[in-house]
RNA sequence: CAGGUCGAGAGGCGCUGCAACGGACCGGUGGUCCGCCACGCUCGGCCGGCACCACCAUUCCCAAGGGCGCCUCCGUGGA
Numbered sequence: 001c002a003g004g005u006c007g008a009g010a011g012g013c014g015c016u017g018c019a020a021c022g023g024a025c026c027g028g029u030g031g032u033c034c035g036c037c038a039c040g041c042u043c044g045g046c047c048g049g050c051a052c053c054a055c056c057a058u059u060c061c062c063a064a065g066g067g068c069g070c071c072u073c074c075g076u077g078g079a
Stems, first nucleotide, its partner, number of pairs: 001049001003047007010072006018040001021035006039065001
């Protein structure tokens, strides 16, 4: 660092729909239509793999984002 898996990021409802995925068709490295779709992101644990080379211990602190609309919860302040 890629992949897989588990967890966390307070919780819901509605709408649209890019990518990915599924289906059909076509003149087929792709295109069209339909379906599905707003945790696909970040952080952390584990597994496997790859790369690199300093490593270990102690203490302290701790997230940031996520289309549009509405609601609930939580915290703070005001009326």
This is a predicted structure of a 79-nucleotide RNA (SAH (S-adenosyl-L-homocysteine) riboswitch aptamer) from Streptomyces sp.
The RNAcentral record of the sequence draws on Ribocentre.
Rfam family: SAH (S-adenosyl-L-homocysteine) riboswitch aptamer. Rfam links the family to the GO terms regulation of gene expression and S-adenosylhomocysteine metabolic process.
Of the family's consensus pairs, 100% are formed in the model.